Molecule: transfer RNA
Organism: Acidimicrobiales bacterium
């Protein structure tokens, strides 16, 4: 220095233009004698920054960070 590729909930990963979603994991209640297992519920995210569009996690551009590859 050039190329590609990923960034989404506390972790793992769906979602690819019209309510962001699942497991795990926290938390509260039930059950228990107690733990744990189990059952019901809650909170909790679109890397930033523009652009196109009636409408962006999605398209485009740029930027940041993480992986690979070339040189």
């Nucleotide at each position: 220095g050039c190329g590609a590729g990923c960034g989404u909930a506390g972790u793992u990963c769906a979602g690819a233009g019209g309510c962001a979603g699942a497991a795990c994991a926290u938390c509260a209640g039930c059950u228990u004698c107690c733990c744990a297992a189990g059952c019901u519920g809650a909170g909790a995210a679109c890397g930033c920054g523009g652009g196109u569009u009636c409408g962006a996690u999605u398209c485009c551009c740029g930027u940041c960070g993480c992986u690979c590859g070339c040189u």